[in-house]
Context: one part of a larger RNA
RNA sequence: CCCUCGUUAAGGAACUAGGCAAAAUGGCCCCGUAACUUCGGAAGAAGGGGUGCUUUUAGUAAGCGACAUACUUACGUGUGAAGCUGAAAGAAGCCGCAGUGAAGCGGCCCAGGCGACUGUUUACUAAAAACACAGGUCUCUGCUAAGUCGCAAGACGAUGUAUAGGGACUGACGCCUGCCCAGUGCUGGAAGGUUAAGGAGAGAGGUCAUUUUGAAACUUGUUUCAAGAGAAGCUUUGAACCGAAGCCCCAGUAAACGGCGGCCGUAACUAUAACGGUCCUAAGGUAGCGAAAUUCCUUGUCGGGUAAGUUCCGACCUGCACGAAUGGCGUAACGACUUGGGCGCUGUCUCAACGAGGGACCCG
Numbered sequence: 001c002c003c004u005c006g007u008u009a010a011g012g013a014a015c016u017a018g019g020c021a022a023a024a025u026g027g028c029c030c031c032g033u034a035a036c037u038u039c040g041g042a043a044g045a046a047g048g049g050g051u052g053c054u055u056u057u058a059g060u061a062a063g064c065g066a067c068a069u070a071c072u073u074a075c076g077u078g079u080g081a082a083g084c085u086g087a088a089a090g091a092a093g094c095c096g097c098a099g100u101g102a103a104g105c106g107g108c109c110c111a112g113g114c115g116a117c118u119g120u121u122u123a124c125u126a127a128a129a130a131c132a133c134a135g136g137u138c139u140c141u142g143c144u145a146a147g148u149c150g151c152a153a154g155a156c157g158a159u160g161u162a163u164a165g166g167g168a169c170u171g172a173c174g175c176c177u178g179c180c181c182a183g184u185g186c187u188g189g190a191a192g193g194u195u196a197a198g199g200a201g202a203g204a205g206g207u208c209a210u211u212u213u214g215a216a217a218c219u220u221g222u223u224u225c226a227a228g229a230g231a232a233g234c235u236u237u238g239a240a241c242c243g244a245a246g247c248c249c250c251a252g253u254a255a256a257c258g259g260c261g262g263c264c265g266u267a268a269c270u271a272u273a274a275c276g277g278u279c280c281u282a283a284g285g286u287a288g289c290g291a292a293a294u295u296c297c298u299u300g301u302c303g304g305g306u307a308a309g310u311u312c313c314g315a316c317c318u319g320c321a322c323g324a325a326u327g328g329c330g331u332a333a334c335g336a337c338u339u340g341g342g343c344g345c346u347g348u349c350u351c352a353a354c355g356a357g358g359g360a361c362c363c364g
Stems, first nucleotide, its partner, number of pairs: 001359008010350002014348001019345001027051005036041001038172001052094005062085003067080005095099001100104001107343007114335002119131002135170007147156003173330004178260003183257002185253005192248003198242002203237005210229009261279005288322001289319001300316005
């Protein structure tokens, strides 16, 4: 010096990001116990007092109860009772600094945020405000259900049947959940436009029997060559026309994805603007909340708490950039969550000291 412990004058969080760690509280009995509340809780709230041993109370109260007896159809009921076990309140006394004498064995209160709650989670850096949850809503599904796995057979769903099952969002409870269907999605519609394969086959091309013209040859009516025309067939194409869903189109739908304005002027001090004008939009943010887990400017301003407060609490509203099931605002209870304050308590600190055990270190 390190680790694990013990004690400490005076002070008592001045330490620190933060009371981290430690200290403190602690069992049982009695008294007593607030706001708030979903009337269950909060609550062991908080805050006080007692606690050992001896004698007595007292072999008492009480418990168990052999056995006896009366009644009863029976089950059983009533009365008495030997014996066994056996307190407490109270009273008197004794000892110590100290009596749940060691050990085990809640610290508490006030006010916010978030999440209702009990639960679940990153096995090995995160336990939470994240996930789940009961409850709410939308949507699909009529049973060979929808959905899921599988190439299929088949299976789950379910030996269930819309008070059921699948999917999505929200997340107890209370009060509520505004406007927009222009865009995207979904649902419905079918008049019109567009539209595939397919059907249809006008027409066009290739080939070709035959044939026209020219040329050449020779056994003079045949052959060959060149250039044209070209039926049927075969073949390569091919316009009109017919032709579904879809898309365009027409409606509905936001607890579907989502969205929810700007400028100018105006009141008999000033300031502000209930009011007016104008542009744009599908519609221009309603209730509630608001410097917020959201506020940049910002340590906004005012009030509270402190001697002093970038944090905290209550307000204000100028919301850079809250806002209503990507839920809004409240909320008792709950939380190894998080923020601020207080009481108690302490070596966290002022500021360190001593002691114990084990290391390190030295010698062997």
Record summary: The part of an RNA shown here (large-subunit ribosomal RNA, domain IV) has 364 nucleotides and comes from an Elusimicrobiota bacterium. The coordinates come from a structure-prediction model, not an experiment, and the mean pLDDT is 87. NCBI's taxonomy places the organism under Bacteria, Pseudomonadati, Elusimicrobiota. The full RNA is in RNAcentral, with records from ENA.